[in-house]
RNA sequence: UCGCGUGCUCUGGGGUCGGUGAAACUCCGAACCGGCGGUGACAGUCCGCGACCCGGUCACAUCCUGUGGCCGGUUGACCAGGUGGAACUCCUGGACCGACGGUCAAAGUCCGGAUGGGAAGUGCACGCGA
Repeated sequence: UCGCGUGCUCUGGGGUCGGUGAAACUCCGAACCGGCGGUGACAGUCCGCGACCCGGUCACAUCCUGUGGCCGGUUGACCAGGUGGAACUCCUGGACCGACGGUCAAAGUCCGGAUGGGAAGUGCACGCGA
């Protein structure tokens, strides 16, 4: 220095103004935001990871059912031109996307589960190997 293992740690941003209305940070017009790793050069839209959601199974508790472990499934969205050795990542232009439950009216931005859980990954420590 590299690889592997174990433990601990960390792990997301954003609603402002106007309109309509009895009522909207939810609709309409404008506004704002962009997790982690990878990739010949920087990525919300490429490849992968995640929570949410669904199913199976096991354990425990149980009145309905619930909680937890493991396994599996599902999981959004981009084009054109330019530069370059190389860009779906940069520059210019125009687009698009965003779990579930709640709400006097529909939510990426408000409230809630959540002072939660959590993989990939970051950092630290220890051990083993080269």
This is a predicted structure of a 130-nucleotide RNA (FMN riboswitch aptamer (RFN element)) from Isoptericola luteus. It was read from a public genome assembly, where an Rfam model found it.